The RNA shown here (transfer RNA) has 71 nucleotides and comes from a Nanobdellota archaeon.
The sequence is in RNAcentral, with records from ENA.
Its mean pLDDT, the model's own confidence on a scale to 100, is 83.
Its Rfam family is "tRNA". By type it is a transfer RNA.
Parts: sequence; structure tokens; C1' cells
RNA sequence: GGGUUUAUAGUUCAAAGGUAGAAUGUUGGCCUCCAGAGCCGAAGAUUGGGGUUCGAGUCCUCAUAAGCCCA
Repeated sequence: GGGUUUAUAGUUCAAAGGUAGAAUGUUGGCCUCCAGAGCCGAAGAUUGGGGUUCGAGUCCUCAUAAGCCCA
């Protein structure tokens, strides 16, 4: 330099173009003499710009970062 894959919650991962969820962690409550376990809640995210569409995490494009292959 060329090709290809990936980027979503603190972390690990989902999400056929139509309300962004789960596990774990954090936190409040219940329970307990206390703690843990258990149970019931809460907060928390789409890498950035542009485009297509009534509607984009999803499709297109550029950039950034990371992995892999070739040179």
C1' cells in the first nucleotide's frame, strides 16, 4: 500500500428496516442479630461525519480504532 472482519450498558454478548434486550457488575428495598445467598426494583449503551428510507444499531459512503490475509 491492497483486501477482509469487527466497533452496542463498567464487562461479555444479542437484536429479519418498526418500543435497543440478556448475563454479570453497580445501586435501592425485602429477608437476616450481622453478612452472604435468595427475591423484587432502579440507573446505565448503538465509534464519528454524511447519505437512502415514512422509519437506520441494521442498508450505502467516508473517516477513526482493532484483528486477520497478501504485498